Overview: The RNA shown here (transfer RNA) has 73 nucleotides and comes from Actinia tenebrosa. RNAcentral holds the sequence, with entries from Ensembl Metazoa and Rfam. Its Rfam family is "tRNA". Rfam's curators write: Transfer RNA (tRNA) molecules are approximately 80 nucleotides in length. By type it is a transfer RNA. Model confidence (mean pLDDT): 82 of 100. Taxonomically the source falls in Actinia (Eukaryota, Opisthokonta, Eumetazoa, Cnidaria).
């Protein structure tokens, strides 16, 4: 330099263009216990990497950029 792939809660992840973005772990509160652990219930936490375009409607599709990984040279 060329090509391909990836970017979504603190971490790891799911998500056919369609009404409130999913689950697990973790965190907080309550119950339980003499106390802890386990277990149960509830809650908080995301503007889906940035910008732009298409569309009635974009996490999803197009383009550019940023960051990361791999292959080739």
């Nucleotide at each position: 330099g060329u090509u391909u792939c990836c970017g979504u809660a603190g971490u790891g992840u799911a998500g056919u263009g369609g009404u409130u973005a999913u689950c697990a772990c973790g965190u907080g509160u309550g119950c339980c216990u003499a106390a802890c652990a386990c277990g149960c219930a509830c809650a908080a936490g995301g503007u889906c990497c940035u910008g732009u375009g298409u569309u009635c409607g974009a996490g999803u599709c197009c383009c550019a950029g940023c960051g990361g990984a791999a292959a080739c040279c």